[in-house]
RNA sequence: ACGUGAACAGGGCAAACCCACCGAAAGGUGGGGGCGCGAGCUACGGGUCUAAAGCCGAGUGCUAUGACGGCCGGGUUGCCAUA
Numbered sequence: 001a002c003g004u005g006a007a008c009a010g011g012g013c014a015a016a017c018c019c020a021c022c023g024a025a026a027g028g029u030g031g032g033g034g035c036g037c038g039a040g041c042u043a044c045g046g047g048u049c050u051a052a053a054g055c056c057g058a059g060u061g062c063u064a065u066g067a068c069g070g071c072c073g074g075g076u077u078g079c080c081a082u083a
Base pairs, nucleotide, nucleotide: 003082004081005080012037013036017032018031019030020029021028022027035070038077040076041075042074044073045072046071047068048067049066054062055061056059
């Protein structure tokens, strides 16, 4: 350096739930909280959620330009170790 991730270090993040705010919603942000965890970043492929605007078949219908990276894969970057 390449590869690898069984165990380790420093530590880091923060599910459900509650409060406030933003949002049409899904969801997001901040505070509390702590289930867990490369759970860092990236909507590229798949998947899932929502349906404001739009559409017509007028249904709680279809549709992403809205979301989810803590759903899977890919890409990319960091720490530790080197069984």